[in-house]
Context: one part of a larger RNA
RNA sequence: AUCUAGCUGAGGGAAUUCGGCAAAUUGGUCCCGUGUCUUCGGACUAAGGGAUCCCUGCAGUUGUGUAAUUAUUUAUAUGAUUGUAGGGGGAAGUAACCAAAAGGGUCCGACUGUUUAACAAAAACUUAACUUUCUGCCAGCCUGUAAAGGUGUGUAUAGAAAGUGACGUCUGCCCAGUGCCAGUACUUUAAACUCUGUUUCAACGGAGCUAAGAGCUGGUAAACGGCGGGAGUAACUAUAACUCUCUUAAGGUAGCGUAAUACCUUGCCGAUUGAUUGUCGGCUUGCAUGAAUGUCGUAACGAGAUCCUUACUGUCCCCAGUUAGAAUCCU
Repeated sequence: AUCUAGCUGAGGGAAUUCGGCAAAUUGGUCCCGUGUCUUCGGACUAAGGGAUCCCUGCAGUUGUGUAAUUAUUUAUAUGAUUGUAGGGGGAAGUAACCAAAAGGGUCCGACUGUUUAACAAAAACUUAACUUUCUGCCAGCCUGUAAAGGUGUGUAUAGAAAGUGACGUCUGCCCAGUGCCAGUACUUUAAACUCUGUUUCAACGGAGCUAAGAGCUGGUAAACGGCGGGAGUAACUAUAACUCUCUUAAGGUAGCGUAAUACCUUGCCGAUUGAUUGUCGGCUUGCAUGAAUGUCGUAACGAGAUCCUUACUGUCCCCAGUUAGAAUCCU
C1' cells in the first nucleotide's frame, strides 16, 4: 500500500445500485395547528410551525411556621410551582446519553398471534365468523386383539369430522360422470336350508327360497367437480339487441380483468420522467378470470411485495484526510 472498526468532508445530491443496501436526516417535553379516509373506535405525535439554558422584575396557585385583624383575609419567613417580559453569553439550551425521517399510490393477508432450532417470518399456518356432515347417549368419533379407556361424570347453545376465513357485498347454471343419501313392485344373486336326479353311499348336478351389494327409481354441488362451436343480420363503415344451425349434464351469471392469473406483450390510451420492459388510472373475446377450490370491495394493522415525492446524506461524481487495530517489513 491494503484490510477491519470509527470520525470528518468543498460543490453536486441517488447521477450509485437489481433495489437509497449502508450511512445520514428526524427524535424528549410543552404550546399552536392538522387534510383525507373511516367499521365513527381510529388512522394521529397526521402533516406543518414555535418554545426549551442562566439572572432579574412583575403577576398568580399552593405547603408549612409566626403575627395581626377578624370570619377569611392580610403581613412576614421559608419551600414547591405556573405565566409573562427585560437582560446575559454561546455556533448550539431535551447542548452529554437517551430519543420517530415524513408523506402518497397499488398488491396480498382483515387484525393480535404462530412457523422451517442452524440459509425462508411470508402472501404460508392460526384466528373470530360463516357453512356442511355425523351423533338422542350403552350416541357418534378415537385408542385397544379384547376386557376396557378417552371425548365426558359432557348431552344437540353438546361432541366429532371437513371446508371457507373479520366486516361489507353477494355466492349464478349443471346431478350426465364419480361420490354420498333415500327408495325399490321387479331383475340378478353366495352359503345354509327344502325338494330332487344319477340303481344305493359318497361326490357332483337340477329346481325352489334368499341377505347385503348391484341393476332400477329419485335426491344431493358451502360433495369431488364441470360451466361450447359455426353462420347470417341494422339506410356510411363498424358492431350485432335479432335469426338459423350443430351440440351438451349445463354451456361462465354478478363481479373483476394485460392481473401474484395475459402466451402474443415493452398490448393500446392517459398520468408520472429530459428519457421508464417500471408504477398508477382506464380500455379489454380473459393463450388459460370468476363466485365458501369463495367473487369483488375494504378502515385499521404488517421487520410482507412494489412504485413515487420531500428531507437527508461519501451510495455516487471522485476520492481525500484522520483515530485505533490487524497486516506488511526486520528479528
Large-subunit ribosomal RNA, domain IV from a marine metagenome, 331 nucleotides, folded computationally. It matches the Rfam family "Bacterial large subunit ribosomal RNA". Gene Ontology terms of the family: ribosome and structural constituent of ribosome. The RNAcentral record of the full RNA draws on SILVA. The coordinates come from a structure-prediction model, not an experiment, and the mean pLDDT is 84.